[in-house]
RNA sequence: AAACUAGUUUUCUAGGGUUCAGUAUAUUAGAGGUCUGGUCCAAGAGAAAACUCACGAAUUUCGUUUCGUGACAUGGAAGGAUAAAAGCCUGGGAGAU
Numbered sequence: 001a002a003a004c005u006a007g008u009u010u011u012c013u014a015g016g017g018u019u020c021a022g023u024a025u026a027u028u029a030g031a032g033g034u035c036u037g038g039u040c041c042a043a044g045a046g047a048a049a050a051c052u053c054a055c056g057a058a059u060u061u062c063g064u065u066u067c068g069u070g071a072c073a074u075g076g077a078a079g080g081a082u083a084a085a086a087g088c089c090u091g092g093g094a095g096a097u
Stems, first nucleotide, its partner, number of pairs: 007051006015041004020037003023032001053070006072092001074095001078090003
């Protein structure tokens, strides 16, 4: 010094929580998510789909259309949001290599 699609959205998963309803315990207040249900959040380094972009090939009535490729990725502590937490966000960051 280094990777400009390492793009956007949606649905999920690993994972994480508890604004809701019950409920063990407790019983004044409260209270356990390692209780039940509901529900919510959710991956750069997890999955799928759609779209978009780049490149290549084929096709074409020159307007296009179709197909293919898009690799790799070790990683804190701390802080932040939301009711709350987290593989969420800071962040493919710091650091390491």
Record summary:
Predicted 3D model of a 97-nucleotide RNA (Guanidine-I riboswitch aptamer) from Pallidibacillus pasinlerensis. Its mean pLDDT, the model's own confidence on a scale to 100, is 82. Taxonomically the source falls in Pallidibacillus (Bacteria, Bacillati, Bacilli, Bacillaceae). Rfam family: Guanidine-I riboswitch aptamer. Rfam 15.1 lists 1,509 matches to the family in 1,281 species. The sequence was found by an Rfam model in a public genome assembly. The model forms 91% of the base pairs in the Rfam consensus.